The prediction has a mean pLDDT of 82. This is a predicted structure of a 718-nucleotide part of an RNA (large-subunit ribosomal RNA, domain II) from a soil metagenome. It matches the Rfam family "Bacterial large subunit ribosomal RNA". The RNAcentral record of the full RNA draws on MGnify.
Context: one part of a larger RNA
RNA sequence: GCCGACGAGUUAUCGAUGCGUGGCAAGGUUAAGCCGAGAGGUGGAGCCGCAGCGAAAGCGAGUCUGAAUAGGGCGUCAAGUCGCGUGUCAUAGACCCGAAGCCGAGUGAUCUAUCCAUGGGCAGGGUGAAGCGAGGGUAAGACCUCGUGGAGGCCCGAACCCACCUAGGUGAAAACUGGGGGGAUGACCUGUGGAUAGGGGUGAAAGGCCAAUCAAACUCGGCGAUAGCUGGUUCUCCUCGAAAUAGCUUUCGGGCUAGCGUCAUGCGUUCCGCAUUGGGGGUAGAGCACUGAUUGGGCUAGGGGGCCAACAAGCUUACCGAACCCAGUCAAACUCCGAAUCCCAAUGCGCCAAGCAUGGCAGUCAGACCUUGUGGGAUAAGCCUCAUGGUCGAAAGGGAAACAGCCCAGAUCGCCAGCUAAGGUCCCUAAGUUAGUGCUAAGUGGGGAACGAUGUGGAAUUGCCCAAACAGCCAGUAGGUUGGCUUAGAAGCAGCCACCCUUUAAAGAGUGCGUAACAGCUCACUGGUCGAGUGGUUCCCGCGGAUGAUGUAACGGGGCUCAAGCACUACACCGAAGCUGCGGGAUCUCUUCUCAACCCAGGCGUGGACUCCCGAGGGACCCACGUCCAGGGGAAGGGAUCGGUAGAGGAGCGUCGAGCGGCCAGGGAAGCGGCGGCGGAAGCCAGCCGUGGAGGCCGCUCGAGUGAGAAUGUCGGC
Numbered sequence: 001g002c003c004g005a006c007g008a009g010u011u012a013u014c015g016a017u018g019c020g021u022g023g024c025a026a027g028g029u030u031a032a033g034c035c036g037a038g039a040g041g042u043g044g045a046g047c048c049g050c051a052g053c054g055a056a057a058g059c060g061a062g063u064c065u066g067a068a069u070a071g072g073g074c075g076u077c078a079a080g081u082c083g084c085g086u087g088u089c090a091u092a093g094a095c096c097c098g099a100a101g102c103c104g105a106g107u108g109a110u111c112u113a114u115c116c117a118u119g120g121g122c123a124g125g126g127u128g129a130a131g132c133g134a135g136g137g138u139a140a141g142a143c144c145u146c147g148u149g150g151a152g153g154c155c156c157g158a159a160c161c162c163a164c165c166u167a168g169g170u171g172a173a174a175a176c177u178g179g180g181g182g183g184a185u186g187a188c189c190u191g192u193g194g195a196u197a198g199g200g201g202u203g204a205a206a207g208g209c210c211a212a213u214c215a216a217a218c219u220c221g222g223c224g225a226u227a228g229c230u231g232g233u234u235c236u237c238c239u240c241g242a243a244a245u246a247g248c249u250u251u252c253g254g255g256c257u258a259g260c261g262u263c264a265u266g267c268g269u270u271c272c273g274c275a276u277u278g279g280g281g282g283u284a285g286a287g288c289a290c291u292g293a294u295u296g297g298g299c300u301a302g303g304g305g306g307c308c309a310a311c312a313a314g315c316u317u318a319c320c321g322a323a324c325c326c327a328g329u330c331a332a333a334c335u336c337c338g339a340a341u342c343c344c345a346a347u348g349c350g351c352c353a354a355g356c357a358u359g360g361c362a363g364u365c366a367g368a369c370c371u372u373g374u375g376g377g378a379u380a381a382g383c384c385u386c387a388u389g390g391u392c393g394a395a396a397g398g399g400a401a402a403c404a405g406c407c408c409a410g411a412u413c414g415c416c417a418g419c420u421a422a423g424g425u426c427c428c429u430a431a432g433u434u435a436g437u438g439c440u441a442a443g444u445g446g447g448g449a450a451c452g453a454u455g456u457g458g459a460a461u462u463g464c465c466c467a468a469a470c471a472g473c474c475a476g477u478a479g480g481u482u483g484g485c486u487u488a489g490a491a492g493c494a495g496c497c498a499c500c501c502u503u504u505a506a507a508g509a510g511u512g513c514g515u516a517a518c519a520g521c522u523c524a525c526u527g528g529u530c531g532a533g534u535g536g537u538u539c540c541c542g543c544g545g546a547u548g549a550u551g552u553a554a555c556g557g558g559g560c561u562c563a564a565g566c567a568c569u570a571c572a573c574c575g576a577a578g579c580u581g582c583g584g585g586a587u588c589u590c591u592u593c594u595c596a597a598c599c600c601a602g603g604c605g606u607g608g609a610c611u612c613c614c615g616a617g618g619g620a621c622c623c624a625c626g627u628c629c630a631g632g633g634g635a636a637g638g639g640a641u642c643g644g645u646a647g648a649g650g651a652g653c654g655u656c657g658a659g660c661g662g663c664c665a666g667g668g669a670a671g672c673g674g675c676g677g678c679g680g681a682a683g684c685c686a687g688c689c690g691u692g693g694a695g696g697c698c699g700c701u702c703g704a705g706u707g708a709g710a711a712u713g714u715c716g717g718c
Stems, first nucleotide, its partner, number of pairs: 001718006011092003015089010027048003033042003052059002062074004095232002098229001102222006113196009122186001124156003127152001131148006160183003164180004198214001200210003235652006245258005259364002261361007270354001272350009285337001286335002291331003295327004302320002304317004367392004372387002375384002397408003412584004417580003423574003426558003432571001434570006445560001451544002455541001457540008472529005478502003483497003508523001512521002585642009598633003603627006611620004653707001655704010671691005676685003
């Protein structure tokens, strides 16, 4: 890992509360106990109901409050009770498995820590302390030299002990081995025996060690501790179908109430949509009348500066400046104004799907993206937070190459039928190489900004122009004057100031180059020549800007250029689980029928067989027919509906066992293998064959250790 078996909402309570069903009913019912083999009987204590209100005294269809015969609160005007079944809750382990832990009583120092007692071990080599001896030396010493000596948590290095590096690290090994390494007479290593025990020991101290376990060992018990947490929770079909919000919460991954779901009962159009009418409002926008902000100008209190001035006063000012005036603006916490949408009510119309109330049962409280309107952020985020609508969540199908949240569209089932939506129609790939008019040359299309550019076609608008424009060519481009200043110089052309006049067709106190300064070239401007368009701005399509990491890789691909690109127009077609057609099923509802068809049970009548009873005729039971008072299933037709997680409700299948009734079986039960078949599913089986060798099945009712794929599930097998 696979296969098999086992594996999770149970049980109890004279519990609580709903629903279903039954008994009795203004009543209902017993509990313990007793009697009895049992079934059952007995037992009325008690409980619930029949009256409430008040804190109570108490009063009573009323009562309390109150001065009140007022008002108000709670009542009166609805039948309960006891079983059984079932939903849910409470109390219990309470759907199952799962802690880390807490406490108690015990067991451990054969591992290891420390200690005690008693033993054992340390090849070999080196160094050469003290002391001692001799010699030298001294007054005597000190001291020096040589020898002897053999000290040391001394040196090198086996045994022995350790464990620094490295390999090993699904190991040979749950700590070891190999190669290097450290200690190796010591605070050394080691045998045996003994001591210390769990909030305790021991610790050259690392929270280390105390039997592969240590921030409190192990075993058993309390114990099924608790787990707002994780995982798991077993057959089928049918109907409906959420939430991820508000408030509170030692609360934020949990709860409670409400909201939203479902089921039952009741009400019966109250719901919803639209229209009309009557109301509500202060948003968008706008505005400046208020509150504030704000630009320029005018006017002008006041202040500052200057002149003057003993004081007072006066004059003045390119200073600041309230208020006021004119013009121009801004605002979530401004409003003289003010929509659309929205909300409330009434009336009408449409509508048959809703709505409301009461009660049972829930689930939900992590939401996500998209559109629109705000806030936060950076007018960032697949960002955070509200509102609004949608989708996903819980939604499959078609489109977007692929792609929960985008576009189209909501899957009851079948069909080798049709029409469409979004999106598409050259090939991959279903359908136009469709038609018409243009554009694009960039593979733009098929990513990207500021900005840049005689790209190209068209459009709009605005200059100049046959009184001759634009471009080219020819000619002129002067005088005062070298303007003034500055400067060594400054003559149009370093710089500063001014920027006039004249002659003119025209010519700047000068557009650029140039000179040391002049000169020189040129431009503006003008004439001539030429003879028809020539400039500016804006819009649509294109160009540059354009640069990334495995390999084209920014159309899904091929490939596409009067297109297979872009814009507009037109007609076809394709295209989904949408819509339609045909057929089947289910749910809800309406109408008709409910003896026409069938089934079930019943009443009455007639007839018949057997058995039983009384007894010679009836009765009970069974069967058939007829009939219909009254029934239950139901039938036909019409309409609507049938995606679905959490969840609510309904109907069934299957397993094991029990009671009653009916059957099968050695002429072969169950089980197993096979052929064949049936049902809407769980599932089931007539008949037959084989195997097997003794029990089994059907109907109704009842009771459960009742359904397996998941729980790092448990056990077994491979």